[in-house]
c-di-AMP riboswitch aptamer (ydaO/yuaA leader) from Klenkia brasiliensis, 126 nucleotides, folded computationally. It matches the Rfam family "c-di-AMP riboswitch aptamer (ydaO/yuaA leader)". Rfam describes the family as follows. This family represents a conserved RNA structure found upstream of the ydaO and yuaA genes in Bacillus subtilis and related genes in other bacteria. Its mean pLDDT, the model's own confidence on a scale to 100, is 77. Of the family's consensus pairs, 96% are formed in the model.

RNA sequence: CGUCGAGUCACACAGUGAACCGGGGACCCACCGCACCACCGGGGUGAAUCCCGUCGAGACCGCACCGCGCGGCGACGACGGGUAGGGCUCCUUCCCGCCCGAACCCGUCAGCUAACCCGGUAGACG
Numbered sequence: 001c002g003u004c005g006a007g008u009c010a011c012a013c014a015g016u017g018a019a020c021c022g023g024g025g026a027c028c029c030a031c032c033g034c035a036c037c038a039c040c041g042g043g044g045u046g047a048a049u050c051c052c053g054u055c056g057a058g059a060c061c062g063c064a065c066c067g068c069g070c071g072g073c074g075a076c077g078a079c080g081g082g083u084a085g086g087g088c089u090c091c092u093u094c095c096c097g098c099c100c101g102a103a104c105c106c107g108u109c110a111g112c113u114a115a116c117c118c119g120g121u122a123g124a125c126g
Base pairs, nucleotide, nucleotide: 001126002125003124004123008018009017010016011015019121020120021119022118023117024116029111041109042106043105044104045103050082051081052080053079054078055077056076060072061071062070063069085100086099087098088097
């Protein structure tokens, strides 16, 4: 100097403001019915969802049983592949190309939501 990101600025600096970002929170609206779904709370920030395969698999189900067992399902873990979605270039859109497609938090509780209330201003990388 540049990229992702809300994550910057000012001041008289135990901090306080502004700006940006996030959460809670009415009327109205939505949800609130039955059936099925082995186990399984629910919710939030974020682009980071979902699907398939291989290996391992608690618990459950079926069969058999003196005993050893066989099969099914697969919450969860590891690895691999893809994908909703996101980012990057002198400007706008599309395509191509490259990259990401994580992690964390609340604590049994929260739809939307005016007034109102409560928080964040980090981190990572070239």